A computed fold for a 533-nucleotide part of an RNA from Sporomusa intestinalis, annotated as large-subunit ribosomal RNA, domain I. Rfam family: Bacterial large subunit ribosomal RNA. Gene Ontology terms of the family: structural constituent of ribosome and ribosome. Its mean pLDDT, the model's own confidence on a scale to 100, is 83.

[in-house]
Context: one part of a larger RNA
């Protein structure tokens, strides 16, 4: 000094647990802000450091409803209040709501500083306190001040646009790729966008958009590489159609005027279609939509009813075991001293709103809202359409390359027009471009709820909670870290000892559960014994 056995210490694995996360369904909800928002700052309790909650009316105030026996937030003690004349608590409406923050009177190193105008109150007077108003920017209306109306800033995701990447992949790299991603910046909503054919189609038809399932990883595209990738057409969700311009008529005001009239503005009437309107003539006042009111039942923000069980044995505790009933439209699930339909919350059925929102059938007002026939003429969206050039986009990298966008030049027809049918041309189809609008069906998110061959504390979100400690000038990064026990009953007392601690007592089913507190592995370190060197 090794090895073994034993017994501890240290250490926190491992088994259970779960308050906390994951993810899925289905169904509801979805913007907030100058009336000052999201976010904050400082305050507010008897006592008061955090969290919560409010704002100097400050863990609160009023008024309604709902509840019934307590209450005075987490969170104890101390001391002191409230309540059945109804508290505390829930829910709706309302007061109030310091200071910062778009921040808005000026300013400013955010929660600080200094004003102006009117007005109250104070002083003998002046300082002074206190309430109100006082930024810009658009608009309509005044048209001299002004007045009234919007706008400003914030928002996870998702959406539209308006810029727009590189690692990467191609086994290198430039065309390509990543990817029109990722970030920037604008906008708008509960959804957005898109949208009633100048569209497919193929000689047969279809009949806006959107999404989803096939077609089909196909047709193609492609340093024909790496990759990229449709439509036709089929089977679903859902389903809804309409307004202007124009011609034509008629009002206002205007400018020309040869005093016949013309010419463009506005304003109401017509009109809105693939073969249609205007104009003539003829017939008819409907159906429906919409918009406001009303309102029957519904829904949503508080609740409320709600069945059926005892005993003896075990044990510290019974829900266990025995036995013997009993509910059931209730045998989900939590909790209760060990495993409960019948103990407690609760489950299935059932009912419920004074107030405040959502939808909303039905009624009522209003506004809109047709049909025929005719044919001379008239109207139907112009720097458009198209070409040429340079580019974008389409699954399509210039290609045979059409079709959409559009940066520059040029530049049309007028329904006997015009545009597509993947150069181009014919015939033949099919559609009416250069003005708008629009629900669903579809993304996303959030509060609730229900569910898992999800996680269970090095694991599930970073967080059993914390964007805290902490690091960093800042952007920014960013943790660790549960468990006594049924219940605190958390160990009066007495004994060693300055304590810490321990040693009786005592409480518990158990203290080898005493709070460094469930179980307590190994490493690692002792104690005692035996062997060995």
């Nucleotide at each position: 000094g090794g090895c073994a056995u034993a017994c501890g210490g240290u250490g926190g694995a491992u088994g259970c647990c779960u308050a906390g996360g994951c993810g899925c369904c289905a169904a509801g909800a979805g913007c907030c802000g100058a009336a000052g928002a999201a976010g904050g700052a400082c305050g507010c309790g008897g006592u008061a450091a955090g969290c919560u909650g409010c704002g100097a009316a400050a863990a609160g105030u009023c008024a309604u409803g709902g509840g019934g026996a307590g209450c005075c937030g987490c969170a104890a003690g101390c001391a002191g209040g409230c309540c059945c004349u109804g508290a505390u608590c829930c829910a709706u409406g309302a007061a109030u709501a310091u200071c910062c923050g778009a921040a808005u009177g000026g300013g400013g190193g955010a929660a600080c500083c200094c004003a102006g105008u009117g007005g109250u109150g104070g002083u003998c007077a002046u300082g002074c306190a206190c309430c109100a108003u006082u930024a810009c920017c658009c608009g309509a209306c005044u048209c001299a001040g002004g007045u009234c109306g919007g706008g400003a800033g914030g928002u996870a995701a998702g959406c539209c646009g308006g810029g727009g990447a590189a690692c990467u992949g191609a086994a290198a790299c430039a065309u390509c790729u990543a990817a029109g991603u990722a970030c920037c910046c604008g906008g708008a909503g509960g959804a957005a966008a898109a949208g009633u054919a100048a569209u497919c189609a193929a000689a047969c038809g279809a009949g806006a958009u959107u999404c989803c399932c096939c077609a089909a990883g196909u047709a193609g595209c492609g340093g024909c590489g790496a990759g990229c990738g449709a439509a036709c057409g089929g089977g679903g969700a859902a389903g809804a159609g309409c307004c202007c311009a124009a011609a034509c008529c008629a009002g206002u005001g205007g400018a020309c005027u040869u005093c016949g009239g013309u010419c463009g503005a506005c304003u109401g009437g017509g009109g809105u279609u693939g073969a249609g309107g205007a104009c003539c003539g003829g017939c008819g006042g409907a159906a429906g939509u919409u918009u406001c009111g009303u309102c029957a039942g519904g829904c949503c923000u508080a609740g409320c009813c709600g069945a059926a069980c005892u005993a003896c044995c075990u044990g510290g505790a019974a829900a266990g075991g025995u036995a013997g009933g009993c509910c059931g439209c209730a045998g989900a699930a939590g909790g209760u001293a060990a495993c409960a339909g019948c103990c407690c919350u609760g489950u299935a059925a059932g009912c419920g709103a004074a107030a405040g929102g959502c939808a909303g059938a039905g009624c009522g007002a209003a506004a809109u809202g047709g049909c025929c026939g005719g044919a001379a003429u008239c109207c139907a969206g112009a720097g458009u359409a198209c070409c040429a050039c340079g580019g974008g986009a389409c699954a399509c990298g210039a290609g045979g390359a059409a079709c959409c966008c559009u940066g520059u030049g040029g530049g049309a027809a007028g329904c006997a027009g015009g545009g597509g049918g993947g150069a181009c041309c014919a015939c033949c189809c099919u559609c009416c471009a250069a003005g708008g609008c629009a629900a669903a069906a579809u993304a996303c998110u959030c509060g609730a709820g229900g569910c898992g061959a999800c996680c269970g504390a090095u694991a599930g979100c970073g967080c059993a909670u914390a964007g805290u400690a902490c690091c960093g000038u800042g952007a920014g990064g960013g943790a660790a870290a549960g468990g006594u026990g049924a219940a605190a009953a958390g160990c009066a007392c007495c004994c060693c000892g300055g304590g810490a601690g321990g040693g009786g007592a005592g409480u518990g089913a158990a203290a080898a559960a005493g709070a460094a507190c469930c179980u307590g592995a190994a490493a690692c370190c002792g104690u005692a014994u035996g062997c060995c060197u």